Molecule: transfer RNA
Organism: Candidatus Parvarchaeota archaeon
RNA sequence: GGGUCCAUGGUCCAGUGGUUACGACGUCCGCUUGACGGGUUUGCUCAAAAUGCGGAAGAUCAGGGGUUCGAAUCCCUUUGGGCCCA
Numbered sequence: 001g002g003g004u005c006c007a008u009g010g011u012c013c014a015g016u017g018g019u020u021a022c023g024a025c026g027u028c029c030g031c032u033u034g035a036c037g038g039g040u041u042u043g044c045u046c047a048a049a050a051u052g053c054g055g056a057a058g059a060u061c062a063g064g065g066g067u068u069c070g071a072a073u074c075c076c077u078u079u080g081g082g083c084c085c086a
Stems, first nucleotide, its partner, number of pairs: 001085007010025003018069001027056005037046003062078005
């Protein structure tokens, strides 16, 4: 220098033209439960973690431009990364 693939919530990932961008982990909230510990009229009660259940927030899709009624998706370009050729 040429070719090719990738970039989507904090992380991983699905979605290849059409209503609201899928899911998992994580985070937050509520409930459940009740270790240790505290209180107590000894009956209980308060209560964290873990577990389980439910809910919520969080990405305008690497940047810019174009095509289209409509773009994460198609085209051009830039940036970053992987692979191949020279």